[in-house]
RNA sequence: GCUUGUCAAGGGCAAACCCGUCGAAAGGCGGGGACGCAAAGCCACGGGCCUACAGCAGUUUUGCAAUGGUAGCCGGGCCGCCGUG
Numbered sequence: 001g002c003u004u005g006u007c008a009a010g011g012g013c014a015a016a017c018c019c020g021u022c023g024a025a026a027g028g029c030g031g032g033g034a035c036g037c038a039a040a041g042c043c044a045c046g047g048g049c050c051u052a053c054a055g056c057a058g059u060u061u062u063g064c065a066a067u068g069g070u071a072g073c074c075g076g077g078c079c080g081c082c083g084u085g
Base pairs, nucleotide, nucleotide: 002085004083005082012037013036017032018031019030020029021028022027035072041078042077043076045075046074047073048070049069050068055064056063057062
């Protein structure tokens, strides 16, 4: 450097749900909490999915549509601990 995650060591992260907070929402963040995770570390580049404030159309209700979000949906990129070969 490549490969691999059966086992070991030290550990790490934290779904649902609850509280607080930001946000129009989706969702994010902090605390509690653990369903899971060997990249569940980082990046919205491609696809998917979620939302729809403003905008456009319609005109009570609705539709369209990311510039918003999701890295714990998949692919891709970057970086990394321990052990195996």
The RNA shown here (c-di-GMP-I riboswitch aptamer) has 85 nucleotides and comes from a bacterium. The model forms 100% of the base pairs in the Rfam consensus. It was read from a public genome assembly, where an Rfam model found it. The prediction has a mean pLDDT of 89.